[in-house]
Context: one part of a larger RNA
RNA sequence: CUGGCGUAAAGCGCGCGUAGGCGGCCGUGUGAGUGCAUCGUGAAAGCCCUCGGCUCAACCGAGGAAGGGCGGUGCAAACUGCGCGGCUGGAGUGUCGGAGGGGGAUGCGGAAUUCCUAGUGGAGCGGUGAAAUGCGUAGAGAUUAGGAAGAACGUCAGUGGCGAAGGCGGCAUCCUGGACGAACACUGACGCUGAGGCGCGAGAGCGUGGGGAGCGAACGGGAUUAGAUACCCCGGUAGUCCACGCCGUAAACGAUGGGCACUAGGUGUGGGGCAGGAGAACUGGUCCGUGCCGGAGCUAACGCAGUAAGUGCCCCGCCUGGGGAGUACGGUCGCAAGGCUGAAACUC
Numbered sequence: 001c002u003g004g005c006g007u008a009a010a011g012c013g014c015g016c017g018u019a020g021g022c023g024g025c026c027g028u029g030u031g032a033g034u035g036c037a038u039c040g041u042g043a044a045a046g047c048c049c050u051c052g053g054c055u056c057a058a059c060c061g062a063g064g065a066a067g068g069g070c071g072g073u074g075c076a077a078a079c080u081g082c083g084c085g086g087c088u089g090g091a092g093u094g095u096c097g098g099a100g101g102g103g104g105a106u107g108c109g110g111a112a113u114u115c116c117u118a119g120u121g122g123a124g125c126g127g128u129g130a131a132a133u134g135c136g137u138a139g140a141g142a143u144u145a146g147g148a149a150g151a152a153c154g155u156c157a158g159u160g161g162c163g164a165a166g167g168c169g170g171c172a173u174c175c176u177g178g179a180c181g182a183a184c185a186c187u188g189a190c191g192c193u194g195a196g197g198c199g200c201g202a203g204a205g206c207g208u209g210g211g212g213a214g215c216g217a218a219c220g221g222g223a224u225u226a227g228a229u230a231c232c233c234c235g236g237u238a239g240u241c242c243a244c245g246c247c248g249u250a251a252a253c254g255a256u257g258g259g260c261a262c263u264a265g266g267u268g269u270g271g272g273g274c275a276g277g278a279g280a281a282c283u284g285g286u287c288c289g290u291g292c293c294g295g296a297g298c299u300a301a302c303g304c305a306g307u308a309a310g311u312g313c314c315c316c317g318c319c320u321g322g323g324g325a326g327u328a329c330g331g332u333c334g335c336a337a338g339g340c341u342g343a344a345a346c347u348c
Stems, first nucleotide, its partner, number of pairs: 003319003006302002011316001013200004020193003024087007032080002034076008048064006090190001091187004095182003102176007109153001113149008124135002161168002205246006214240002219235004257315006265293008274284003297304002321348003330341004
């Protein structure tokens, strides 16, 4: 000295969980791991030490020492393991309670938009930097009434809430998951992580059938321009929506894996309960969550800082110069698109 992973290469998109690894407190047994002692073994040559032989040395001869380790025997019993017994602080269950866009299904609602019908009305509307394409005397736009359709839910709305992540926002009902608080009771280590595996997984995309208002890849047209396969404008198909089945990706981001413990403070906010208070006010303290500021410490710096990137332990994943390349080949999955796994030559 014995590396790292927020931004330099590097945390699997997220979860459930198999093997495995790791694992609380007390007692007792055992003696596998472990420690001590001793015996055996550890061929010769070599290395090291001493002495000797070639005039020296290299080389050679002799003796000694050393030797990771392995095996036997005895002893020890703190720690690890294993067996047994017990415990309640970890974990879980029960009871009560409130919070929430958590998930699934069904139904309902209003605003807006577009279209249709009818009335009023009569020349423009629309669009832009300016225009034009486009729409309109076969009556548009505007306005009134009625009708239809689809999609999304203004205000509330928050640095706010919920969820493992993706994500979730009108209202009602039904079904359903999780978290949190309070006081007790119960089980008695039942725990943590998790290679494989399985499941979930925005958008786009695919299959079959439906739906189609608005928006709108592609496409057509008008402009702009040297050109304009764009940006702007007028249209517009797939798609966007629903059902079922695939796909399995992302700047799937906190670019920060999960668990437990410990380590100055200050301030805001969401949920619960407690105390003071007449009180839903306010104040104090408390548990869970979510933000900001800041100290020690850490950091290459930026910054992080009880929601750690601090201090430790456990388990998993991943990195090892740039390009070639997330390519080729092979394998595997997929209807396909493609996904996963994943090189080398060569080159700097």
The part of an RNA shown here (small-subunit ribosomal RNA, central domain) has 348 nucleotides and comes from a metagenome. The prediction has a mean pLDDT of 93. The RNAcentral record of the full RNA draws on SILVA. It matches the Rfam family "Bacterial small subunit ribosomal RNA".